Model confidence (mean pLDDT): 83 of 100. Transfer RNA from a Lachnospiraceae bacterium, 72 nucleotides, folded computationally. Lineage of the source: Bacteria > Bacillati > Bacillota > Clostridia > Lachnospiraceae. Its Rfam family is "tRNA". By type it is a transfer RNA. Its family is annotated with triplet codon-amino acid adaptor activity in the Gene Ontology.
RNA sequence: GGCCUGUUAGUCAAGCGGCUAAGACGCCGCCCUCUCAAGGCGGAGAGACGGGUUCGAUUCCCGUACAGGCUA
Numbered sequence: 001g002g003c004c005u006g007u008u009a010g011u012c013a014a015g016c017g018g019c020u021a022a023g024a025c026g027c028c029g030c031c032c033u034c035u036c037a038a039g040g041c042g043g044a045g046a047g048a049c050g051g052g053u054u055c056g057a058u059u060c061c062c063g064u065a066c067a068g069g070c071u072a
């Protein structure tokens, strides 16, 4: 340099056109408890960036950035 794959809350991670974006851990509040832990209930927090296609994009296409792999 070429090709392939990936990028979603602090971390992990699902969804593969109809989103109000699932879940777990973590965080915050309340309950419980003499207190803490555990447990129960509730809450905040996310689709790398830009463009295109579409009535509608996290999802499809292109470019860029970053990461990983294969290869000359």
Base pairs, nucleotide, nucleotide: 001071002070003069004068005067006066007065010025011024012023018055027043028042029041030040031039048064049063050062051061052060